c-di-GMP-I riboswitch aptamer from Methylocaldum sp. 14B, 89 nucleotides, folded computationally.
It was read from a public genome assembly, where an Rfam model found it.
The model forms 100% of the base pairs in the Rfam consensus.
RNA sequence: UGUCCGAAUCGCCACACCCGCCGCGAGGCGGGGCCGGAAAGCUUCGGGUCUCGAUGCUAUGGAGUAUUCGAGACGGCCGAGCCGCCUCC
Numbered sequence: 001u002g003u004c005c006g007a008a009u010c011g012c013c014a015c016a017c018c019c020g021c022c023g024c025g026a027g028g029c030g031g032g033g034c035c036g037g038a039a040a041g042c043u044u045c046g047g048g049u050c051u052c053g054a055u056g057c058u059a060u061g062g063a064g065u066a067u068u069c070g071a072g073a074c075g076g077c078c079g080a081g082c083c084g085c086c087u088c089c
Stems, first nucleotide, its partner, number of pairs: 006086001012037002017032006035076001041082003045079003048074007055066004
């Protein structure tokens, strides 16, 4: 210095929920909050889940559904890539 590990140390992030704002929506941003996280830092490259639209089907309608197409959301769904703090073994 690198890799693995994660006992200790300084710290870090912030589930659900609440308030405000943005979005048709999934959801995002800010504040509070703190379930958890050793990458719960970043990136949609692969998969997955979810939303919207078109089309088909069911149907009186609302709506539901998919073997199809398009656009999006989720990085705290999994994998993958990149970057990173500490050091007892």